Description: A computed fold for a 74-nucleotide RNA from Trebonia sp., annotated as transfer RNA. The coordinates come from a structure-prediction model, not an experiment, and the mean pLDDT is 81. Rfam family: tRNA.

[in-house]
RNA sequence: GGACCGUUGGCUCAGUCUGGGAGAGCGCCUCGCUGACACCGAGGAGGUCAGUGGUUCAAGUCCACUACGGUCCA
Numbered sequence: 001g002g003a004c005c006g007u008u009g010g011c012u013c014a015g016u017c018u019g020g021g022a023g024a025g026c027g028c029c030u031c032g033c034u035g036a037c038a039c040c041g042a043g044g045a046g047g048u049c050a051g052u053g054g055u056u057c058a059a060g061u062c063c064a065c066u067a068c069g070g071u072c073c074a
Stems, first nucleotide, its partner, number of pairs: 001073007010026004020057001028044005050066005
């Protein structure tokens, strides 16, 4: 220098193929339960979907560029 893959809550990830409600598990908070804690049950908070621009009535999803990480080639 080139090719490909990845980037979504605090963590690990789905969702992208096929554009339309942003989600799961764990963690965190509150309540119940308990003498108390844990377990368990109920409820809740928490997101610039890496960034910028474009396409579209509508973008996490499509397109271009950029940044970061990884694999391979030179």